[in-house]
RNA sequence: GGGGAAUUAUCUCAAUGGCAGAGAGUUGGAUCCGCAAUUCAAAGACCUGGGUUCGACUCCCAGAUUCUCCA
Numbered sequence: 001g002g003g004g005a006a007u008u009a010u011c012u013c014a015a016u017g018g019c020a021g022a023g024a025g026u027u028g029g030a031u032c033c034g035c036a037a038u039u040c041a042a043a044g045a046c047c048u049g050g051g052u053u054c055g056a057c058u059c060c061c062a063g064a065u066u067c068u069c070c071a
Stems, first nucleotide, its partner, number of pairs: 001070007010024004018054001026042005047063005
């Protein structure tokens, strides 16, 4: 220098252009003498900027970061 992949909650990961989710974790309640476990509930995210579209995590362009291959 060129090609490819990835970026979503605190972490690990889903999500056919039409409601943003799961598990673990955190906080609170119930249960218990208490802890753990169980159960109920809550908080919490689409890498950034544009474009297409009635509507974008999703499609297109540019940029950023990380990984990987070639030279």
Overview:
Predicted 3D model of a 71-nucleotide RNA (transfer RNA) from Microsporidia sp. MB. The RNAcentral record of the sequence draws on ENA. Model confidence (mean pLDDT): 83 of 100. It matches the Rfam family "tRNA".